[in-house]
RNA sequence: GGCGGUGUGGUGGAAUGGCAGACACGCUUGACUCAAAAUCAAGUGUCCUCUGGACGUGCAGGUUCAAGUCCUGUCACCGCUA
Repeated sequence: GGCGGUGUGGUGGAAUGGCAGACACGCUUGACUCAAAAUCAAGUGUCCUCUGGACGUGCAGGUUCAAGUCCUGUCACCGCUA
C1' cells in the first nucleotide's frame, strides 16, 4: 500500500430503515439497620435564555417522509496480505 472487522450514556451491551440506548452493572436519594452490608423503592445522556427547547450512536457528507442500521469519504484500533 491492498483487503476485512470493530467504534453506541460512567461500564458491559441490545436495537428488522419507524419512541435512540432494552437488559445488566455502577452512581444518587429514600426505606430497612445501633451502624454498615445485603435487600427493596424511586431516579440517573449533554447543553441552554429551563412549566420549555435544542443536541446526541468515532468524524464529515449523501439517499430517504424517516438512518445506530443503507451509500461515499475520512480517523482510531484490531486482524490478514504484499
Molecule: transfer RNA
Organism: Gottfriedia endophytica